[in-house]
């Protein structure tokens, strides 16, 4: 810093998941040690216990205890009560609060402060209770209550008192008002307390704490105010003490704070009210930063104490560990009444995924109380418990190859765990025993000592310095020495891509994994386990949560023609932005200073812990506010100019711009009349319609509505829907000249507010044609469509609603700048002319093509999608949805605003290759079309489905399985099936052992097989000739292992089939494109061909086409025996002989055809057409030759193989069966249904072949298969082997026959061990179907098709199949519309497993998730009313009452309380 994931692949748009840092964390598995931190985030849920706030006897009176004393009585402790202080601090919670609550930064001229400091004045006389305490009533308690005694630094009077408070005015100074401080002088009110130290005989002095009343300070809070602080607008209006004002009360003080009156105002789109949620910051986590996103732990500041109200005391509280009252909850009770608040440390229960000991101490800090010693202090120092976090160390460290063993992999050679182990040779850190260690953590305060101050003083006492003692919870702890032994210490995750790490074994879409892609269906690097490895280590993963990567809300730092995204389209508030200049001013902007921004944190530098965390100092830095002091350019104001923006006058012309009224003429339809007759009409064909009651047709009148041809045109007008016949009236609005006025009047708009297609709603009218709805005819499997005939609402006019469109250029509006080039619209000016064009320039619209430039591309390009300002709308992944609820609008219909749950990893844009089209052009091919013979009907043959069986072994299934694998299933073959044997095997290789077995012959058996007789080994070396070895063959035995036509052809190798003998398929360089990819290979011609030629950003190659091969079609040359005979000779006939090699014919080798030649198209080209000449002519005819690559095409059963199975069986031997089964169907053939024929005689002509376990001849037998023979012939010599159709002639005459020949009967042939299942062929009888074949459907373009017979492979025998081979020997092709298939280009695509593609909807059945639903209940929030408890104010106070005050004392006053009433509550 990126990375995975949309595609066949590509760019880009989105989104989605990763990597990374955090955490008050839980959970899983593991777990040696210290250090420093942290630890109820849930139930502000309830609490058991215990303990957190007291202190002061130097205020005060009593009690009670010790001691001392015989006692009085002194000393010393102790404290329950009265009184000071303190309990409002420290601690904890975050319920609440959206608020001056908290930040920050002013203000108090509107305030308060105990106890601290400093200053000034003083502290007099006096008096009356009352707690404790005693007695004594009620009460369970809790507590009340009489009466009686006492005290004070409690309580009261009075005196004194510095401008201390209060009046109202006044000088002087100064302030931003309001005012504020001085100062004189008047009236009037205010105060107190002792205690203790020393001196002293007292008086008294003095020193300290304390007390009173003033200045000031200090600290602490309190009030006001700018400015800042989430989310919903589906929350838009709120407010009556409400917003002001006068007066009064109120308060430490301002103020509607609170009341009375007057006034009607405050507040809000810059978001009020309402609703949701939340303690605020310093900080903390991320992040490059800007932001996010959070407020554990420290720190600050607010709230709050069981919930709700209240006051009281106090400097200070509306008081966590007070009071009172209401509730609610707990608990005690004698039922009558009490009594409580852990959100203090501990600790319990509950709740939760989850949070600690009922420790130690006041030794340190700190804090209240005291004059001090001191007491108190779950603040707060510490230990404890948790790997909860960060930090640090350790589990050893050298050496060690027989590369041990053993693992787990192998290609069996090895590799890898691995120097790792084990040995060997050290180290002692942690941990363990054991000493040392009161180290350091401690400094003060009393006490000695010196100096200063106070004082009358050497006393006290205060302030400074010094010196000695003593005091530690942690703790026997940190540190330190010694012992002691490698010994007591390593796990988690992960290993498909992202992402660092790979193998073997199980599993078999099963168990399982998975953050995203996504793995798993029998050869899983992705499951599970094992080896191995990678990462990290006292930890390692998983969850959750937030940043981040996310430029994925875009301030920094995105966008809106097609990816989501410009409101339909105007005018026009509010806002926002604004030409040129001149002066003033300082809001903004800049710059200096000043004060503030709390410590901690952050950052830097140093320092302390043995290093680090971690703590300590010191500087930085805290972007902000806030005052002040300049500056003057921008920008704001504020005052004046100016003219170019912008509007105005004048003058022209243009045009479907609007709104009203009036006329037009073409058609359509109706109505009337006339001619006039049988159809009209409509369609792909029909039908339904209409018509003899006269239709269409035609002609003439008339009657309605509605549109307005030709002109007329990417013309014109308008802001947009949109606007078209003439005229007339009434209006907008743009453009052009003049440059005469105005002097920035301007631009864009949130909100509002007008227009706003079409259809639709509502009143009334109108209604010719069109024509949803409908009703009929068709089609169609259906056909609620599309076609046809009707035909209603509608369309038309009037006034009104409604507001949408693909309302698009999908492209908001303004300015402004940025090459052209050509049209066309309107307007002007110049040249020129007599005068119209022609021509050139300006302006305005309106269009096409392009350049720079831009864009993902595609396109845009002065009418920008470039380039820059402004201002307004929108956008943020598909889907759920433009839906629900809500609210406005709307007569209804419906429109506007507009979510979420829940889902899914994509969805989308733009180009590219492909495939594909009942898309488009070229072409091609027996592919159609013209021909012929045929299939499909019949019989029969062979295949194959089915079905049967014990098996009917396997395998092939569109074309490209099916007379296929089979070139030949009676055993064999033979894989299947029964039965019957056999286990190291039928068959190969090793070890040991014996010398047999084998053969023959008999017996059992269906054989294999077992028995029994017989029979008894070879060969090489050495040799003491006894024998030994080795090998061979055979037999035994064990056991490695044979065997397997078991699986898998979707694991494979080979072969092969098929598009397709189609013309393709591609690759370097180059050049384009961002990129896949293009280009070349595309165009123009041609060609059978990407065949060759021109062109061309290509230029060149490859594999394919062709051609070389083999065969035929002519000719030459050469070599002739088994082949020829033309001459010759010889002869009875035959090339039989002799000759011969001329021919024919084999065999070799050569010529020959190449569009060479002429002429005509063609582009001076390829090439094509016609021609000579040739045996052959444009590839001469046939064959072999099959490019990339396609069907996961076919095979594991030719064969070879990996990997599974299987081993007394799924191997191996035998027999007998099956493979030949048979209601049926489908493929491939043979035979025919006849006269171009059938049958009988007779007469001719091939070719390719084969032949020794073999073809077999002459001759004979047999009617016939065929037998007997056995010549010849290892074949140009001899066999096979008579070719058949054909041709001459006879019969047969249209018929189920003299046509066919199934079928069935009897008799024979051959082959074979053997013809029953299950061979073939003959011969004689039989004599079934069929009389040219429905839909469909195949082959052939020339020696082809039809026909006709021969051969040959397999084979003992089986052929109507299959491979060849000759004889006879047509017909037609105008042509490429259409059917199949193929090529090139091209164009659409939401397809790419590629149209057999991909994809909607219902519906059924199961589940999730949301809404609505009669209504119940309940929370919060608001409002209206009733009841009202403490209390605090006010009234009132006939009751009660100790201090002052009058009083001859009884009594009155004053003052105060209880008690009722009122006001908020």
């Nucleotide at each position: 810093a990126g990375a995975g994931u949309u595609u066949g692949a590509u760019c880009c748009u989105g989104g989605u998941u990763c990597a990374g840092g955090a955490c008050g964390a839980a959970c899983g598995c593991u777990g040696g040690c210290g250090g420093c931190g942290u630890g109820c985030c849930u139930a502000a849920c309830a609490c058991a216990u215990g303990c957190a706030a007291g202190u002061c006897g130097a205020g005060c009176g009593g009690a009670g205890u010790g001691c001392a004393g015989c006692a009085a009585u002194g000393c010393a402790c102790u404290u329950a009560g009265c009184g000071g202080c303190g309990a409002a601090c420290g601690g904890g919670u975050g319920a609440g609060u959206a608020a001056c609550g908290c930040g920050u930064g002013g203000a108090u001229a509107a305030c308060c402060u105990a106890c601290c400091c400093u200053u000034c004045u003083g502290a007099c006389c006096g008096g009356g209770a009352u707690a404790a305490c005693a007695c004594u009533u009620c009460g369970a308690a809790a507590g009340a209550g009489g009466u009686g005694c006492u005290a004070a630094u409690a309580c009261c009077g009075g005196a004194u008192g510095g401008g201390c408070c209060a009046c109202a005015a006044c000088a002087g100074u100064c302030g931003c008002a309001u005012g504020a401080c001085c100062g004189a002088a008047g009236u009037g009110g205010g105060a107190a307390a002792g205690g203790g130290g020393g001196c002293g005989a007292a008086a008294g002095c003095u020193c300290c704490c304390a007390c009173a009343g003033g200045g000031g300070g200090a600290u602490g809070g309190a009030u006001c105010c700018g400015c800042g602080u989430c989310c919903c607008a589906u929350u838009a209006g709120u407010u009556a003490g409400u917003u002001g004002g006068u007066g009064a009360g109120g308060u430490a003080a301002c103020g509607g704070c609170u009341c009375a009156c007057c006034a009607a105002g405050g507040c809000g789109a810059c978001g009020a009210u309402g609703g949701g949620u939340a303690g605020c910051c310093g900080g903390c986590c991320u992040g490059a930063g800007a932001g996010g996103g959070u407020g554990a732990c420290c720190g600050g500041c607010c709230a709050c104490a069981c919930u709700g109200g209240g006051a009281c005391u106090g400097a200070g509280a509306c008081a966590c560990g007070g009071c009172c009252c209401a509730g609610a909850c707990u608990c005690c009770u004698a039922c009558g009444g009490g009594a409580g608040g852990c959100a203090g440390c501990a600790g319990u229960g509950g709740g939760g995924a989850a949070u600690c000991u009922u420790c130690c101490g006041c030794a340190a800090u700190g804090g209240a109380c005291g004059a001090a010693a001191g007491u108190c202090u779950g603040a707060c120092g510490g230990a404890g418990c948790a790997a909860c976090g960060c930090c640090g160390c350790g589990u050893g460290a050298g050496u060690g190859a027989a590369g041990a063993a053993g693992g787990u992999c192998u290609u069996c050679g090895g590799a890898u765990c691995g120097u790792a182990a084990a040995g060997c040779u050290c180290u002692g850190u942690c941990u363990g025993g054991u000493g040392g260690g009161a180290a350091g953590a401690a400094a003060g305060a009393a006490g000695g000592g010196u100096g200063g101050c106070c004082g009358a003083a050497u006393a006290a006492g205060c302030c400074a310095u010094u010196c000695a003692a003593g005091u530690g919870a942690c703790g026997g702890u940190a540190c330190c020495g010694c012992c002691g032994g490698a010994g007591g210490a390593a796990c988690c995750c992960c290993c498909g891509g992202c992402u660092a790490a790979c193998u073997a074994c199980g599993u078999g879409c099963c168990a399982g994994c998975a953050g995203c892609c996504g793995c798993g269906g029998u050869a899983a690097u992705a499951c599970g386990u094992a080896g191995g490895g990678g990462g990290c280590g006292a930890g390692c993963g998983u969850u959750g949560u937030c940043c981040g990567g996310a430029a994925u809300u875009a301030c920094u730092g995105g966008g809106c023609g097609u990816a989501a995204a410009g409101a339909g389209c105007g005018c026009g508030u509010a806002g926002g932005c604004g030409g040129c200049u001149u002066g003033a001013u300082a809001a903004g902007u800049c710059a200096g200073g000043u004060g503030u921004g709390a410590a901690a944190a952050c950052u830097u530098a140093a320092g302390g812990c043995u290093c680090a965390a971690c703590c300590u100092u010191a500087a930085g830095a805290u972007g902000g506010c806030a005052c002040u002091u300049g500056a003057a350019a921008c920008u704001g104001u504020c005052a004046g100019g100016c003219u170019u923006g912008a509007g105005g006058u004048c003058a022209g012309g243009a045009g479907a711009g609007g709104a009203g009224a009036g006329c037009g003429g073409a058609a359509u339809u109706c109505c009337u009349a006339g001619u006039g007759u049988a159809g009209c009409a409509g369609u792909g064909a029909a039908a339904u319609g209409c018509g003899u009651a006269g239709a269409u047709a035609u002609u003439a009148g008339g009657a309605g509505g509605a549109a307005c041809a030709c002109c007329a045109g990417u013309g014109g007008c308008g802001a947009a829907g949109g606007c078209g016949g003439c005229u007339c009236u009434c209006u907008g609005g743009a453009c052009u000249g003049a440059u005469u006025c105005u002097g920035a009047c301007g631009c864009u708009g949130a909100g509002g507010u007008g227009c706003g297609a079409a259809a639709g709603c509502c009143a009334g009218g109108g209604g010719a044609g069109c024509a949803a709805a409908c009703g009929g005819g068709a089609u169609u499997a259906g056909a609620u469509a599309c076609c046809c005939c009707g035909g209603u609402a509608g369309u038309c006019c009037u006034g009104g609603c409604u507001g949408u469109a693909a309302a698009c250029g999908a492209u908001g509006g303004g300015c402004a700048c940025u090459a052209g080039g050509u049209g066309u619209a309107g307007g002007a000016g110049g040249u020129a002319u007599c005068g119209a064009c022609c021509c050139c320039u300006c302006c305005u619209g309106u269009g096409c093509c392009g350049g720079a430039g831009u864009c993902a591309a595609c396109g845009c390009a002065u009418u920008a999608a470039g380039u820059g300002c402004c201002c307004c709308g929108c956008c943020u992944g598909g889907g759920g949805a433009g839906u629900a609820c809500g609210g406005c609008c709307g007569c209804a219909a419906g429109g506007u605003u507009g979510a979420a749950a829940c889902u899914c990893a994509a969805a989308g844009g733009a180009a590219u290759u492909g495939a594909c089209g009942g898309g488009g052009g070229c072409c091609c091919g027996c592919a159609c079309a013209a021909g012929c013979a045929g299939u499909g009907g019949a019989g029969c043959a062979u295949g194959u489905g089915g079905u049967c069986u014990a098996a009917u072994u396997c395998g092939a299934c569109g074309c490209a399985a099916c007379g296929c694998g089979a070139a030949g299933a009676a055993c064999c073959u033979u894989a299947c099936c029964a039965g019957g044997g056999u286990u190291u095997g039928a068959c190969a290789u090793c070890u040991u052992c014996u010398g047999a077995c084998a053969g023959c012959u008999g017996c059992a058996g269906a054989g294999a097989u077992g028995c029994a007789g017989u029979g008894u080994u070879c060969u090489g070396c050495c040799u003491u000739c006894g024998g030994g070895u080795a090998g061979a063959c055979a037999g035994a035995a064990a056991g490695a292992c044979a065997g397997g036509u078991g699986g898998u052809g979707c694991a494979u190798g080979g072969u092969u089939g098929u598009c397709g003998u189609c013309a393709g398929c591609u690759c370097g360089u180059g050049u384009c494109g961002u990129g896949a990819g293009a280009u070349g290979u595309u165009g123009g011609g041609u060609u059978a061909a990407g065949u060759c030629c021109c062109g061309c950003a290509a230029c060149g190659a490859g594999c394919g086409c062709a051609a070389c091969c083999c065969u035929u079609g002519u000719c030459c040359u050469u070599u002739g025996u088994u082949g020829c005979u033309a001459a010759c000779a010889a002869g009875a006939g035959a090339g039989a002989u002799g000759a011969g090699c001329a021919c024919u014919c084999a065999g070799a080798g050569g010529a020959g055809a190449c569009u060479g030649c002429c002429g005509g198209a063609g582009a001076c080209a390829a090439u094509u057409c016609g021609g000579a000449g040739g045996a052959a002519g444009g590839u001469g005819g046939g064959g072999a030759u099959g490019a990339c690559g396609u069907c996961a095409a076919a095979u594991c059963a030719u064969c070879a193989u990996g990997c599974c199975c299987u081993u007394u069986a799924u191997g191996c031997c035998c027999u007998g069966g099956g493979c030949u089964a048979c209601a049926c169907a489908c493929g491939u053939g043979c035979u025919a249904c006849g006269a171009u024929g059938g049958u009988c005689u007779g007469u001719a002509c091939a070719a390719c072949g084969g032949g020794a376990a073999g073809c077999g001849a002459a001759g004979g037998g047999g009617c016939g298969a065929c037998c007997c023979g056995g010549a010849g012939c290892c074949a140009a010599u001899c066999c096979u082997a008579c070719a058949a159709a054909a041709c001459a002639g006879g019969c047969c005459u249209c018929a189920g026959u003299u046509c066919g020949g199934a079928u069935u009967g009897c008799a024979g042939g051959c082959u074979g061990c053997a013809a029953c299942c299950c061979g073939c062929c003959u011969g004689c009888a039989u004599g079934a179907a069929g009389c040219u074949g429905g839909a469909a459907u195949u082959g052939c373009u020339a020696g082809u098709a039809a026909u006709c017979g021969c051969g040959g492979a397999u084979c003992a025998g089986c052929a109507c199949g299959c491979c060849g081979c000759g004889g006879u020997g047509a017909a037609u092709a105008c042509g490429u519309u259409c059917c199949c298939g193929g090529g090139c280009c091209u164009u659409g695509u939401a397809c790419a497993c590629a149209c057999c593609g991909c994809c909607c909807g219902u519906c059924a059945c199961a589940c999730c998730a949301c809404g609505a639903a009669a209504g119940c209940a309940u929370g919060c929030a608001a409002c209206a009313c009733c009841c009202g408890a403490a209390g605090c104010c006010g009234g009132u106070g006939a009751g009660c009452u100790a201090a002052c005050c009058c009083u001859u004392a009884c009594g009155g006053g004053a003052g105060g309380c209880a008690g009722c009433c009122g006001c908020c509550u």
Record summary:
Model confidence (mean pLDDT): 84 of 100. Predicted 3D model of a 1465-nucleotide RNA (small-subunit ribosomal RNA) from an uncultured Eubacteriales bacterium. The sequence is in RNAcentral, with records from ENA, Greengenes and SILVA. It matches the Rfam family "Bacterial small subunit ribosomal RNA". Gene Ontology terms of the family: ribosome and structural constituent of ribosome.